This is a predicted structure of an 84-nucleotide RNA (c-di-GMP-I riboswitch aptamer) from Lysinibacillus telephonicus. The coordinates come from a structure-prediction model, not an experiment, and the mean pLDDT is 87. The organism belongs to Lysinibacillus, within Bacteria. The model forms 95% of the base pairs in the Rfam consensus.

[in-house]
RNA sequence: UGAUUAUAAUGGCAAAUCAAUUGAAAAAUUGAGACGCAAAACUACAGGCCUAAGGUAUAUUGCUAUGGUGGCUGGGUUACCGUA
Repeated sequence: UGAUUAUAAUGGCAAAUCAAUUGAAAAAUUGAGACGCAAAACUACAGGCCUAAGGUAUAUUGCUAUGGUGGCUGGGUUACCGUA
C1' cells in the first nucleotide's frame, strides 16, 4: 500500500412507533426509542421501487419526474481496530 473480518477492543449508526415541523404526496428534519447494520459513512451516475403537484389523454380513470428512496441493488469516494 492492497486484500481481508474468525477472535477481541474502542466505539459508531439507528428500523418500527410516538410527538412537533416542512411538503400536493411520497417522504424529510428534530427529539424520544432500538429492529438491525463491518461501511446502515458520503455520493442520485445506472437499474429498481414510491409519489403525482403541474402537464396530458382514450378523461369521475389512467400516463408522466422536474420530486423522493443511499436501511433496494450496483458503481464511485472515504474511514477505525485486528491478521486465526